A computed fold for a 94-nucleotide RNA from a Syntrophomonadaceae bacterium, annotated as c-di-GMP-I riboswitch aptamer.
The source organism's lineage runs through Bacteria, Bacillati, Bacillota, Eubacteriales and Syntrophomonadaceae.
Its mean pLDDT, the model's own confidence on a scale to 100, is 88.
RNA sequence: GACCGAUAAGGGCAAACCUUCCGAAAGGAAGGGGCGCAAAGCUAUGGGUCUAAGGCCCCACCACCAACAGGGCUACGACCGCCAGGCUGCCGAA
Numbered sequence: 001g002a003c004c005g006a007u008a009a010g011g012g013c014a015a016a017c018c019u020u021c022c023g024a025a026a027g028g029a030a031g032g033g034g035c036g037c038a039a040a041g042c043u044a045u046g047g048g049u050c051u052a053a054g055g056c057c058c059c060a061c062c063a064c065c066a067a068c069a070g071g072g073c074u075a076c077g078a079c080c081g082c083c084a085g086g087c088u089g090c091c092g093a094a
Stems, first nucleotide, its partner, number of pairs: 004092002012037002017032006035081001041087003045084003048079003054074005
């Protein structure tokens, strides 16, 4: 130094849930909380998952029109505490 990771030391982060706010939603921010975490630090690059405002299609057959509601598809919206990749980093027993 690398791998690795302890009932070590000093610390760190913070799931569910609750409150307030932002957002169409997914979700996010702050406070409380603490299930867990050695990268649970950062990064949406690949996969995956969630949502569907907007868009497209159906509804829509009838001479014509095609709105509202409803349904389907769709990310340019999200999630890195789903997996992988990239960048960075504290400590040091075996």